Predicted 3D model of a 509-nucleotide part of an RNA (small-subunit ribosomal RNA, 5' domain) from an uncultured bacterium.
Context: one part of a larger RNA
């Protein structure tokens, strides 16, 4: 000097855009943060009509309604937070995958034929304080399951060809899918036909994910050796898939001063600060990736997990409890206690963009868009402008004569950003639909009216004098200043520098 998520002291007017727990990954009250679909299935309260019955309390049978719960489908592996581990193929980068999976989307071919079966709800009886749970009986499906068919797909053997000798591609004989609904317009012999949306097999795309490779990025040698599933091979399993991934036998390897092991510190980039660069430090916000989700392990569902807000075990805490047992996990938004030098509102909105279901109308979204709170930052813009000398009172200083504050101030004329107050009023979204919001914008009214401070003046370094103190009290970044005329403490007048900000403190270049 330059930079900051900063904090601390004085101070503060108005905005637009960004940012805001870097410390306890601490422990959390209470509300939201992930549902949806009735056009997949049964059922089916309140209520509303109509009929009946009635001890006038109602009650029973049809029709309308459609709530709550239920089966089932997708979603809930996105989207949202944290940086705790983690020196690692975790991240960058460039490859490879004849070793792989891929829902939902898009192209393309082939098909959707006959049976069957159970179960949640509701009802019936029970256990328990609850959380919840048992028995029984009786349903439906785009729930489940059997046969039947299948060029193409799969395995198993057989034969030809290529081959990196792991396997590939071409013929042959066994085993294996399917589900239906709605709805409008027209036809209609009531069998359907036609549309739409959806199912099954199978082959490409697309988007996305495994998993292997080269290579590249912290410090220490006051860490020198480490290693038995280790290092290689055969068989077996196991995965979507290679592979010592796992395992049973064999051999006895395998890494390392190019730093192995072991300790230490750390999430990696893209970027970011700073520097003329070459380089240093740093990784907040935004993007990408990665890891975790009270601590520990585990599978299970499923195309995806080894799953924040799902389950199970164990732990530590914490609330219930009728003592027999149950419930929880804010590193999601918002907010509370704790820690801390320090970090915000238990706000509005789904209008906008996104995503989740839906055929659609929608419904869900604390993601989002917005407001709100703080000078945390940048950056903008005002706190007036001209004129005005008896250089005025007044303060300071004087050599007493003056000098300075100082065209400052009154005065005079002006002019109204910004602030207020009043109409008017948007794009953002248009066919409709606006939280922001009567917000920005634009006009119009009053009145200089509501808006200036901080630090510093010995030298480095820009700014000087008077008065108190008297090595005291104090200052101070380095020199160093204070013992009776201190430009250096402390007031006061003058000056200098920034200015809604200015100093200190911290860190980094």
């Nucleotide at each position: 000097g330059g930079a900051c998520g900063a904090a601390c002291g004085c101070u503060g007017g108005c905005g637009g855009c960004g940012c805001g727990c870097u410390u306890a990954a601490u422990a959390c009250a209470u509300g939201c943060a992930a549902g949806u679909c009735g056009a997949g299935c049964g059922a089916g309260a309140a209520c509303c009509a109509g009929g009946g019955c009635u001890u006038c309390g109602g009650c029973c049978c049809u029709g309308g309604g459609g709530a709550c719960a239920g089966c089932g489908g997708c979603g809930a592996a996105c989207g949202g937070g944290u940086g705790a581990g983690u020196a690692a193929c975790a991240c960058g980068u460039g490859g490879g995958u004849a070793a792989u999976c891929a829902a939902c989307c898009c192209c393309c071919g082939a098909c959707a034929c006959c049976g069957g079966g159970a179960u949640a709800g509701c009802c019936c009886a029970g256990g328990g304080a609850a959380a919840c749970u048992u028995g029984g009986a009786u349903u439906a499906a785009u729930c489940c399951c059997g046969g039947g068919u299948a060029c193409c797909c799969c395995g198993u053997c057989c034969g030809g060809c290529c081959u990196u000798c792991g396997g590939g591609c071409c013929g042959g004989c066994c085993g294996g899918a399917a589900a239906a609904g709605g709805g409008u317009a027209g036809c209609u012999u009531c069998g359907g036909c036609c549309u739409c949306c959806g199912g099954u097999c199978g082959g490409g795309g697309a988007c996305g994910a495994g998993c292997c490779c080269g290579c590249g990025g912290c410090g220490g040698a006051u860490u020198a050796g480490c290693u038995u599933g280790u290092u290689g091979g055969u068989g077996a399993g196991g995965u979507a898939a290679u592979g010592g991934c796992c395992c049973a036998c064999c051999a006895a390897g395998g890494c390392u001063u190019c730093g192995a092991c072991g300790g230490g510190u750390a999430g990696c980039u893209g970027g970011u600060c700073u520097g003329a660069g070459a380089g240093g430090a740093c990784g907040a916000u935004c993007a990408g990736c990665c890891a975790c989700a009270c601590u520990g392990g585990g599978a299970c569902u499923g195309a995806g997990a080894c799953a924040c807000g799902g389950c199970c075990c164990a732990g530590a805490c914490u609330c219930c409890u009728a003592c027999g047992g149950g419930a929880g996990g804010c590193a999601g938004c918002a907010g509370u206690g704790g820690g801390g030098a320090a970090u915000c509102u238990u706000g509005c909105g789904c209008a906008a963009u996104g995503g989740g279901c839906g055929a659609a109308a929608g419904c869900c979204u604390g993601a989002c868009g917005c407001a709100g709170c703080a000078a945390c930052g940048c950056c903008g813009c005002g706190u007036g402008g001209g004129g005005g000398a008896u250089g005025a009172a007044g303060g300071c200083u004087c050599u007493c004569g003056g000098g300075u504050c100082g065209u400052a101030a009154a005065c005079c004329c002006c002019u109204u950003u910004c602030a207020g107050c009043a109409g008017g009023g948007a794009c953002g979204a248009u066919a409709a639909u606006g939280a922001c919001g009567g917000u920005a914008c634009c006009u119009g009214c009053a009145g200089a009216a509501g808006a200036a401070g901080c630090c510093c003046c010995g030298g480095c370094c820009a700014a000087c004098u008077a008065c108190g103190u008297g090595c005291c009290a104090g200052c101070a970044g380095c020199c160093g200043c204070g013992g009776u005329a201190a430009c250096a403490c402390g007031u006061a007048g003058g000056g200098g520098g920034c200015a809604a900000g200015c100093g200190u403190u911290g860190u980094c270049c």
Its mean pLDDT, the model's own confidence on a scale to 100, is 86.